Predicted 3D model of a 75-nucleotide RNA (transfer RNA) from a Candidatus Nanohaloarchaea archaeon. It matches the Rfam family "tRNA". It is annotated as a transfer RNA. Taxonomically the source falls in Candidatus Nanohaloarchaea (Archaea, Methanobacteriati, Methanobacteriota). The sequence is in RNAcentral, with records from ENA. Model confidence (mean pLDDT): 82 of 100.
[in-house]
RNA sequence: GCCUCCGUGGCUCAGUCCGGCUAGAGCGAUCCCCUUGUAAGGGAUAGAGCGUGGGUUCAAAUCCCACCGGGGGCU
Repeated sequence: GCCUCCGUGGCUCAGUCCGGCUAGAGCGAUCCCCUUGUAAGGGAUAGAGCGUGGGUUCAAAUCCCACCGGGGGCU
């Protein structure tokens, strides 16, 4: 330098293929129940507008372009 994959709550991921519910799950956090107490168990709550910028569109996490960061491969 070229090719390819990835970037979404604190963490790990789904959703992208085929645009359409103001984005779901597990773990974690907080509160409550249960318990003599703790753990385990049960319930509830909060927390991300999707790496950045631009474009297309009635509508973009999803499509297009550029860039940033990370993994792998080739020379």